[in-house]
RNA sequence: UAUUGUGAAAGGCAAACCAAUUGAAAGAUUGGGACGCAAAGCCUCCGGUCUAAGGGUCGUUUGUACCUAUGAUAGCGGGGAUACCGCA
Numbered sequence: 001u002a003u004u005g006u007g008a009a010a011g012g013c014a015a016a017c018c019a020a021u022u023g024a025a026a027g028a029u030u031g032g033g034a035c036g037c038a039a040a041g042c043c044u045c046c047g048g049u050c051u052a053a054g055g056g057u058c059g060u061u062u063g064u065a066c067c068u069a070u071g072a073u074a075g076c077g078g079g080g081a082u083a084c085c086g087c088a
Base pairs, nucleotide, nucleotide: 005085006088007087012037013036017032018031019030020029021028022027035075042080043079045078046077047076048073049072050071054068055067056066057065058063
């Protein structure tokens, strides 16, 4: 330097759930908490999934209707650019 992350060491993250805040919702943030994680650090470019405020469709209409992402998910997968550790 490259590869590797099976087991070990140092250090790291933190699901469900609970509380507060926030949001139309999905969800997010903070604190507690650990199911797990070798990129569970970062980026929505591609596919998937969730939501449907706004917009649209239909209806005479007072709609538990339907469609739609510009919202969300990087802890759904792929992809991109990076990074810590050190023994066998």